RNA sequence: AGAGUUUGAUCCUGGCUCAGGAUGAACGCUAGCGGGAGGCUUAAUACAUGCAAGUCGAACGGUAAGGCCCUGCUUGCAGGGUACACGAGUGGCGCACGGGUGAGUAACGCGUACAUAGCUACCUCUAAGUGGGGAAUAGCCCUGGGAAACUGGGAUUAAUACCCCAUGUGAUUACAGAUACUAAUUUGUAAUUAAAGCUCCGGCGCUUAGAGAUGUGUGUGCGUCCUAUUAGCUUGUUGGUAAGGUAACGGCUUACCAAGGCGACGAUAGGUAGGGGGCGUGAGAGCGUGAUCCCCCACACGGGUACUGAGACACGGACCCGACUCCUACGGGAGGCAGCAGUAAGGAAUAUUGGACAAUGGGCGAAAGCCUGAUCCAGCCAUCCCGCGUGCAGGAUGAAGGCGCUCUGCGUUGUAAACUGCUUUUGUAUGGAAAGAAACGCCUGGAUUUAUCCGGGCCUGACGGUACCAUAAGAAUAAGCACCGGCUAACUCCGUGCCAGCAGCCGCGGUAAUACGGAGGGUGCAAGCGUUAUCCGGAAUCACUGGGUUUAAAGGGUGCGUAGGUGGAUUAGUAAGUCAGUGGUGAAAGCCUGCAGCUAAACUGUAGAAUUGCCUUUGAUACUGCUAAUCUUGAAUCAGGACGAGGUAUGCGGAAUGUGACAUGUAGCGGUGAAAUGCAUAGAUAUGUCAUAGAACACCGAUUGCGAAGGCAGCAUACUAGACCUGUAUUGACACUGAGGCACGAAAGCGUGGGGAGCGAACAGGAUUAGAUACCCUGGUAGUCCACGCCCUAAACUAUGCUAACUCGAUGUUUGGACUUUAGUCUAAGCGUCCUAGGGAAACCGUUAAGUUAGCCACCUGGGGAGUACGAUCGCAAGGUUGAAACUCAAAGGAAUUGACGGGGGUCCGCACAAGCGGUGGAGCAUGUGGUUUAAUUCGAUGAUACGCGAGGAACCUUACCUAGGCUUUAAUGAAACACGACUUUCCCUGAAAGGGGAUUUUCCUUCGGGACGGGUUUCAAGGUGCUGCAUGGUUGUCGUCAGCUCGUGCCGUGAGGUGUUGGGUUAAGUCCCGCAACGAGCGCAACCCCUAUUUCUAGUUGCCAGCACAUAAUGGUGGGGACUCUAGAGAGACUGCCGGCGUAAGCCGCGAGGAAGGUGGGGACGACGUCAAAUCAUCAUGGCCUUUAUGUCUAGGGCUACACACGUGCUACAAUGGCCAGAACAGAGGGUCGCUAAACCGCGAGGUCAAGCCAAUCCCAUAAAUCUGGUCCCAGUUCGGAUUGGAGUCUGCAACUCGACUCCAUGAAGUUGGAAUCGCUAGUAAUCGCGUAUCAGCCAUGACGCGGUGAAUACGUUCCCGGACCUUGUACACACCGCCCGUCAAGCCAUGGAAGCCGAGGGUGCCUGAAGAUGGUGACUUUACUAAGAGCUAUCUAGGGUAAAAUUGGUAACUGGGGCUAAGUCGUAACAAGGUAGCCGUACCGGAAGGUGCGGCUGG
Repeated sequence: AGAGUUUGAUCCUGGCUCAGGAUGAACGCUAGCGGGAGGCUUAAUACAUGCAAGUCGAACGGUAAGGCCCUGCUUGCAGGGUACACGAGUGGCGCACGGGUGAGUAACGCGUACAUAGCUACCUCUAAGUGGGGAAUAGCCCUGGGAAACUGGGAUUAAUACCCCAUGUGAUUACAGAUACUAAUUUGUAAUUAAAGCUCCGGCGCUUAGAGAUGUGUGUGCGUCCUAUUAGCUUGUUGGUAAGGUAACGGCUUACCAAGGCGACGAUAGGUAGGGGGCGUGAGAGCGUGAUCCCCCACACGGGUACUGAGACACGGACCCGACUCCUACGGGAGGCAGCAGUAAGGAAUAUUGGACAAUGGGCGAAAGCCUGAUCCAGCCAUCCCGCGUGCAGGAUGAAGGCGCUCUGCGUUGUAAACUGCUUUUGUAUGGAAAGAAACGCCUGGAUUUAUCCGGGCCUGACGGUACCAUAAGAAUAAGCACCGGCUAACUCCGUGCCAGCAGCCGCGGUAAUACGGAGGGUGCAAGCGUUAUCCGGAAUCACUGGGUUUAAAGGGUGCGUAGGUGGAUUAGUAAGUCAGUGGUGAAAGCCUGCAGCUAAACUGUAGAAUUGCCUUUGAUACUGCUAAUCUUGAAUCAGGACGAGGUAUGCGGAAUGUGACAUGUAGCGGUGAAAUGCAUAGAUAUGUCAUAGAACACCGAUUGCGAAGGCAGCAUACUAGACCUGUAUUGACACUGAGGCACGAAAGCGUGGGGAGCGAACAGGAUUAGAUACCCUGGUAGUCCACGCCCUAAACUAUGCUAACUCGAUGUUUGGACUUUAGUCUAAGCGUCCUAGGGAAACCGUUAAGUUAGCCACCUGGGGAGUACGAUCGCAAGGUUGAAACUCAAAGGAAUUGACGGGGGUCCGCACAAGCGGUGGAGCAUGUGGUUUAAUUCGAUGAUACGCGAGGAACCUUACCUAGGCUUUAAUGAAACACGACUUUCCCUGAAAGGGGAUUUUCCUUCGGGACGGGUUUCAAGGUGCUGCAUGGUUGUCGUCAGCUCGUGCCGUGAGGUGUUGGGUUAAGUCCCGCAACGAGCGCAACCCCUAUUUCUAGUUGCCAGCACAUAAUGGUGGGGACUCUAGAGAGACUGCCGGCGUAAGCCGCGAGGAAGGUGGGGACGACGUCAAAUCAUCAUGGCCUUUAUGUCUAGGGCUACACACGUGCUACAAUGGCCAGAACAGAGGGUCGCUAAACCGCGAGGUCAAGCCAAUCCCAUAAAUCUGGUCCCAGUUCGGAUUGGAGUCUGCAACUCGACUCCAUGAAGUUGGAAUCGCUAGUAAUCGCGUAUCAGCCAUGACGCGGUGAAUACGUUCCCGGACCUUGUACACACCGCCCGUCAAGCCAUGGAAGCCGAGGGUGCCUGAAGAUGGUGACUUUACUAAGAGCUAUCUAGGGUAAAAUUGGUAACUGGGGCUAAGUCGUAACAAGGUAGCCGUACCGGAAGGUGCGGCUGG
């Protein structure tokens, strides 16, 4: 010091979360030791038991117990004494300290600084005194009452208890005088007022007064939590006079008088809370907190009251009321742990009914001493802090085991272990052994003194035989917890399979999980480690230090103006703020620093610093304030000028529209995308004339003008407001802003009264539609208009508060002014556009700031809930203003980027449409698919991009499926070992076969060891068309043969990104040219490759035959030839090269030339970055999983060929451009030895028999067909069509039943050109005609792949459909429109508002009552020592109780309202694109719902 999280990515805003520190903690797992601290945060709940405040005999009368002595003696009792001691009692002092708790208290309670009208026992100092007398009383004794607690009566007695007299230094009061003249001091006179004794004779006490010290009372300034949804409070209240009261001032109390006092600088009310030193955190400022320790306060079962006393309204005192508990003989009594232990309860949770007064301190005492749960110690608890240890060194065959892997082996655990050597902290055992202790006291010495001081000796330790020290043995007694996806250090295997679970945030888990659980390994901390809770930090996320407000949350709708805040220039004074010095205070502890003590640390001691504050005092005077004076530049006024839809009122005007009347005139008008409702023969619409009504003001008109905003538009008049310009005028800071307040404030809406032409919510009807409560149409009420009164809100927007100053320019325009050369220049105030610096997240702003500054106001602090609820207030109402919380989410949001998309735009292309030709869809059949069926109908492919597809050939085999029967290291192959000699052949039994069982047969070479070969046995490697194409490789389809996709460097941008690749042209093309912050390059395009079209050369066999010969009935048959065809090698050729036109160029155009071919000549191969988790685990390969007498493998039979049906692809047809018959002609490319098969013969034929040739430019398949010529048919279900079926055959093959093809004879179905819809094709193409090949024994081939023959039509064109490319635009989409998303309804859960009613709580008020007590009065009774006291009675006040009405606040509640959340509910489709009617704001009405419509507004169209 930061990090994670909104997005496809980016920058910003903004919240949430994490890493750090801390705790009086708790919980989980674990645990060796020591030191120092700490330990009921909850029930201020209730308490059993013990202890926590006594002491003094040197104040007193005395003697219950004990010690000692004496006597009597009943030998353990009685009596006496005691300067031993002391229960109970009188008296003194103490009990007001110490200890506990934090309920109450928002207060002079606390803190700090001052002040004084006061008191102060014990202590110190000073002055003075301590004389005389008296009456009682407790105890003791006697006698009563009562269960007890306790208490009555009688007699007698003491004191340092009580009273009187004297004295009066003094004190108090009164009077007089002096100083002084406020206060106070002092002198004199008069009156009143004291005392206690004990004694060791030293003294200790006592009384009065003064001073000090200590403690305490009281007053004041300043500071001290939240709520304004608490705005008014107060009657002893505020002040005065007098009296009373108090230690003392004072409304403290009473009487009278006055009417004040407090409050927006927050009174009053409500809530919460002890305050401070400090503590935690933080860089600090702050924020949070108030345990332990210290100071103050308050309280002591709840409440009240006083007494005593120096001090209390008293924790372990009293009285009274109340609640509770206990005892009781029922009549009455007793009690108060928020002291220390302890108990119960509550709670997540907090200790022993311990020891000692040895130390420190306190009370009493002369002292010894006694008391002291204060205190000092110990016990329990890892609660915290600090420290120590659990060994150290060596040790590699890197052991075994575990775990992992690419698994003969390697890696890791890991020098870790074993093993060897060493050490001994801690623990154990034994032994020694402190400091804390010095006083007091006693003994003793000294200082001149018995007092006092100093020295020496003796006595005193709970902790504790503890700390500490020594010795001994022995690695011996001692490691866990959390984590390992990112943040955040640390990774693999197995299990699980959106399950179980994890999670602080993001998120993980749906079969390969580094995120769940386990393991191995690792990381972090360590006697602890994690979790939870809380606080600070990070958070500049409330911003004083140190934030913002155009669009992210946020500028008030606008002005005027009060308080307040702020304020121009000069001079003088003052010294409040400010600054400097001085003094006081700021307790100690704590923090910090130095030093020191425990072995070190924690801890502690000591010294310093600090304590940022407050007060006092002295000074300074720049700035601010205040006072006084002056100034003119801010501001205002005045004079002159000029401006405008500024406002209010009144009057007038024309156009248009509606209506009425009349006239002309006839069948429609109107309206829409198209229609209909509506109007119209009772005469509309249209046209003309006249009349009338209300509302709004065309042109001018604009990027204009005016106004504070809302807003303002015909013309004229009246009244009125304003900014602006000019000026040698006037005043002299009069200013700016502005919380509350007041005024104004579009539209809609409300009230009363008018008015009502047009328009027009609601409503009605017609359309549209699945519906249409809408958009469209026809009508139409409120309203819109006027007057008066309300309402007070808008996207009231420049989403930008007002004022002032400063900071480059350009340009347009409005209204003034000055100058002018009449072009213009300068200047002031506005209204606009572009831009510099600068700012900004960016878009953008930019002298009209969102720049740089100053002043004031308003507002914001994540989204939703919600501008909602409640309360208050305003309003006639509608509603406005103010304005939360629970709960819920991890985002919501701004700007910009790249894509994708749009029922956005522009440009362009494609058999995309159009123009044509032929089909499909109808029929029959073939084939594939779905579905169904089945034992099985194996599997895969499923929009385009599956469906004559994998399959280029399922009768068995194939075959993966089914049924049945078998085999188990195996059907194949390899390796090793063993035994054998075969293998093989033949045969038998069983069986459907496979298989099983049996018989027969006995190899070759040799160096004699063995080897080769063969099958057998054993072992090792198996096998799987089982799953996952969403784990993969490879291959393939598609977009698409579309023209795109990228990179390097540079430049621009904070960045994602952009530029290049866009633009202007051009092209089939990101093809090329030009331009340009780009310059280049790559993959694609094109070309290079193959076939084909022309030609040349070379070469001629099996091909060819022009010329020359030979031969034949005839034929390149033969000799020969290379001319030609052809074959197959090598070249040439085409490049917009030439010409013309256009064009800068690229290029385009031309019935151009030439050429076989002309503008990529035609065709093929070739497929960029990528998309579809596209297809394939069944071609193959492969990870993982599954299976192993089976999911492997063998065999037979069956199935893949099923069949109501649906779809795709085809074939054949429906006929005359045809069928049939006869005759005649012309290809190319292929294939052939388990083959093609000539010729001949047989068969109607499929074919058969026999048999040449050919391993093929030689022989064969092999007659090409359409075509042409001739004939026939004559428009029919036919001489079309051939399905189906019957019969007879042929061929292949172990085998044609399921289930082959072909032939012949017979049969002769549907079908007469095919609905909606849909497909292919742009030239040697479509259409049409045959031929061949692969696979293959044969073939279901009408398929696929090739080959040639014949051979068209049409394209105006790009509006539309589909697909694609580029540019641009909008976006709330990015899984990318098959997107996103809104509201009602239904279901579950959650919190919450209202609510009849019910149940509480605290406080106040009125009235009644009223204990103890206080004050006053009286006091016939009691006591009487005295100037006396008291009981009783009474008046007032009062805790509490009762009662009444209201307010505040909480809980609950039938019912009810909305809200939030919840993978797959219902209805629609409102918003995002022009979202399909642009959206949104305010308002009003309406509607299942989103919403619709009217009016006005905004652009965030």
Background
A computed fold for a 1501-nucleotide RNA from Idotea baltica, annotated as small-subunit ribosomal RNA. Lineage of the source: Eukaryota > Eumetazoa > Panarthropoda > Arthropoda > Idotea.